[in-house]
Molecule: transfer RNA
Organism: Minisyncoccota bacterium
């Protein structure tokens, strides 16, 4: 220095452009239990920054920042 992938919760994944962004799992609080551990409820918590198309963007388009790759 050119090209391809990718970025969603503390972490692992989902969501065809369309109702309040879905689980799992981990925090937490309750229940069970002498007491824990399992199980059972509940609660918290997310779309990498920015702009752009549309009646609406996680999704498309541009660009900036990270992450992995390939090629010189």
């Nucleotide at each position: 220095g050119c090209c391809c992938u990718c970025g969603u919760a503390g972490c692992u994944u989902a969501a065809u452009g369309g109702a309040u962004a879905a689980a799992g799992u981990a925090a937490c609080c309750g229940g069970c239990u002498u007491c824990g551990a399992a199980c059972c409820g509940g609660u918290u918590g997310a779309u990498a920054g920015g702009g752009g198309u549309u009646c609406g963007a996680u999704u498309c388009c541009c660009u900036u920042c990270g992450a992995g790759g390939g090629c010189a």